[in-house]
Context: one part of a larger RNA
Formats: sequence, C1' cells, structure tokens
RNA sequence: AUUGAACGCUGGCGGCAGGCUUAACACAUGCAAGUCGAACGGUAACAUAAAGAAGCUUGCUUCUUUGAUGACGAGUGGCGGACGGGUGAGUAAUGCUUGGGAAUCUAGCUUAUGGAGGGGGAUAACUACGGGAAACUGUAGCUAAUACCGCGUAGAAUCGGGAGAUGAAAGUGUGGGACCUUCGGGCCACACGCCAUAGGAUGAGCCCAAGUGGGAUUAGGUAGUUGGUGAGGUAAAGGCUCACCAAGCCGACGAUCUCUAGCUGGUCUGAGAGGAUGACCAGCCACACUGGGACUGAGACACGGCCCAGACUCCUACGGGAGGCAGCAGUGGGGAAUAUUGCGCAAUGGGGCAACCCUGACGCAGCCAUGCCGCGUGAAUGAAGAAGGCCUUCGGGUUGUAAAGUUCUUUCGGUAGCGAGGAAGGCAUUUAGUUUAAUAAACUGGAUGAUUGACGUUAACUACAGAAGAAGCACCGGCUAACUCCGUGCCAGCAGCCGCGGUAAUACGGAGGGUGCGAGCGUUAAUC
Repeated sequence: AUUGAACGCUGGCGGCAGGCUUAACACAUGCAAGUCGAACGGUAACAUAAAGAAGCUUGCUUCUUUGAUGACGAGUGGCGGACGGGUGAGUAAUGCUUGGGAAUCUAGCUUAUGGAGGGGGAUAACUACGGGAAACUGUAGCUAAUACCGCGUAGAAUCGGGAGAUGAAAGUGUGGGACCUUCGGGCCACACGCCAUAGGAUGAGCCCAAGUGGGAUUAGGUAGUUGGUGAGGUAAAGGCUCACCAAGCCGACGAUCUCUAGCUGGUCUGAGAGGAUGACCAGCCACACUGGGACUGAGACACGGCCCAGACUCCUACGGGAGGCAGCAGUGGGGAAUAUUGCGCAAUGGGGCAACCCUGACGCAGCCAUGCCGCGUGAAUGAAGAAGGCCUUCGGGUUGUAAAGUUCUUUCGGUAGCGAGGAAGGCAUUUAGUUUAAUAAACUGGAUGAUUGACGUUAACUACAGAAGAAGCACCGGCUAACUCCGUGCCAGCAGCCGCGGUAAUACGGAGGGUGCGAGCGUUAAUC
C1' cells in the first nucleotide's frame, strides 16, 4: 500500500460498487421455457351471435341447441428447451494463451438459380369395454394435417472409367374484376412458409508449434504401445477401431509416478525487473446426486430430457412407483463469516409473421459502514480570561474563544408542494410511394389521435420551522506525533521489537491534558 475479509468499540445522510472464500453437504415450499389456431382434427372452460322453450315485471331472467364468431383446456404437428442462468468437483494437458494449418459440418439470417405435379395408408385426440392403490396402461372402433409413405420429374448433387443408376417438396393467410362452380371453392395477386443446389456470414469440430505449478527421499516408462499396408468408422485427418507386417516410440532439455491446481484478459504490490493472486466484469474449458450409455436433433452424449446401476429421501393397498436448488428466493448443517421465500416485464435481450405471451435473464427495490467517493454534525463575534475539573513553587498556570451571551445561516435530515428523463415502440385514422388487372389487401415513409413506467412518496426544484436531530476510536518510554498527577508495589498487569513493574512508574490501572485519524477507529489474518 492492499483485501469478497472477520472481531471489538462507535455510528448522521447520499451516490456507486460488492456480499457462502467453509460442506461439488442435504434440501420443505413457490417460481426459473415456452410459444404458434396464419400447420391440424376439434370445443373442456369463458364471452358474443342466432334459433327454440319456460317465467312473467313485455323486454329482460333462466334453460337447451348450433364451433357460427372472438378465443381456447387437453391432443397431433412445427420451432425453441444445446441459448440465457449456476458452480469450479475434476483436469498439469483430450484444458488455457499466443501464432499458424487442412481433411470438415453449420438450424435460423443472407445472395442467387431452378422447382413446388399426381396419389396412398395410418394414428393421437374422441367413443366403447377393461387392468391398476397410484404412476400409468391394454383391446376394439372413428378422424385430420405443413405428421408419415410411395409414383412422376430433377440441369448444378452423390456413385461410376463410361454407359448409366440413386435421391425432393406443403401448404396457410389476406384481398379480388371477369370466368367456371358440386356454392365448399376453383382461378388471379400479394404475404408467410416448403424442396433442391451453389455461395456468404455466423457458430462449431480437428491438427501443429511455443509457453503455462511442486517433488529425483519418483529413473526408467510403453503391446494398440511406435510406424506401415489394407479395410471399417466419422461431418472430417488420424491406431479412432480391426486384420496382417515390422520393432519401434518417450526419457536428466526430467519420461513415468505422486502432490497441488480450472486457464486467461486482468487484479494487488513495486521506480522497475519481479513477486503474489485469478472475488466481481469479460473470453475459453469442465461439471449438473454418483458412475455408465445412447436416442432425438443443424447442434447434446443434454442442469430444470430418456435408459441402466448405486447411495439417499418420499408415497404405497407391499405388487410397484416418485425425486435431484453447483437457477432465484428460502431452510437445516458447517463456519470467524456473507442478504429478501420482494416488485415488474416499463427498458435491454431471448421465443413468436404480428397483436401478444413467457422470461428469478434483466431492470429495480429491501438488508449489511463490506469497500470507494462526497456532504454534514454549524458560522461570525465574544475576556469578567466566569464556574467546575486538573496541576501548582500557592504567586498562579491550564482546559480556553472553549462555554455562556449577542448576531446570523439552514446544507443534510423532517413536513408540504411542484415535477423531468429513462418511451423507442405498438394500435387506430389518414396521406405519398412500391406491388398489382385492381382505387382491395400487403409493404415502406410521413402526419394526426388516444395510449404504454416496476423503480416512484424518483432525480432536480420550491416553501416552512428551528442550532434545532447528528462524534467517535486508538495512542502519548524509544522506534513514533503526543506529559503530568493519583493508585499499585516483580503484585495486578503491559508488550510489534527493545523491554516496563521489587514505594516518587511520562511503559501497569484511573484522571486531567495532548497527538493522530475521523463515520469511522483499532486488532487479527493474508499478500507485495
């Protein structure tokens, strides 16, 4: 000088940060990932409309029916649950940092080219009948799709020396002048989607080199081991895997073994070189009760997915089931020690065509002097140098302009008022353009209108009252700024080092005085 600190005494306000370093110990409860009806069959709930019936108060009350409409529980389907959030157990190199490289994939986004023809069979929901304590589940029947499967086509794609072979798709919404219509629509346009291919961007996988802790009281280690040929496998190079062949490969420039440890940008210190460290923020890695495994998918071997084994907890009708806070709060425990079971999606970000919905990400608030910074606890005047305290050589000195008194001010706090900015957007109406057969619709830009704030009793500003509500802590022998008296008498005690204390102790305890810092001050721990 510093700290994610703790402890003791003390404590007025604000801003900005930070807050389980220990048990990767166990977890009650709530929430933390959903969304789309513009993919689909539908209609459990709510609302509207229409029709019918009853009641009568003669224009509403109730009941029934109709998915007809707004919407929508459960279900099929799509996209997202691989991001965001947490933790640092493992890992001394399959990691990280820096610099290179070739044998790769990449959803959504973007550029471009071409295509989207014609069919089929199922299945959930639902219904019926069951099984089971429950979790859940069986059989039969019905139905739809942007779910699934063929046929046709396919120039760039893949395979092949060539001939040739193989492989695709899906519709939905809005609007509409003719024309057709089985009155559902066809058809046309636009928008959003779909398929194939070639690029881009982004993201990811892989390889190489150098650097990246301690121990030699660890000196030899290694059989898929090292290399080759061939094959398999992967998105991709490769002993990655396998068959055969050769006997290599690493090592005092420290292999192997063992202990410790996430790495970095950075942070602390220091004139620097260096040393120590890796909280918060950011990048990478690893993990998700412990161990193993794959499935789906563009992407996982997947924190709030699946299967198996194990430990633990819970339910049970004993047959069988359920669970995983190292997400946010919170509980127990451990510990010197670390916060609310808060508010809101208003902003930023994520999902969705959008409206909008979800979002413990995030934005805020609450607690804590944990840190840094700022402000205040009054200002001027005031000598009778008051009283009191302390000391005294008894003259006085000191506390001390300090107080009182007089004259002012009102920051902060209190009360009341006024009041920004964080709001960009979205919606409605209208207007100009793009598109179009079209003055619809859609898209882009402008104008107008009504709106969207958790924080919030916001910040800032104004008024009011009154010095009114606001100072402590450590030290005073030397180092080291600051001295006297009383008590004690090698006792009680102090102490970072030297050392104080045995009857005048500036070193112990108290008092007066002083010194230092100040809403803090000391101590302890740790680093330079």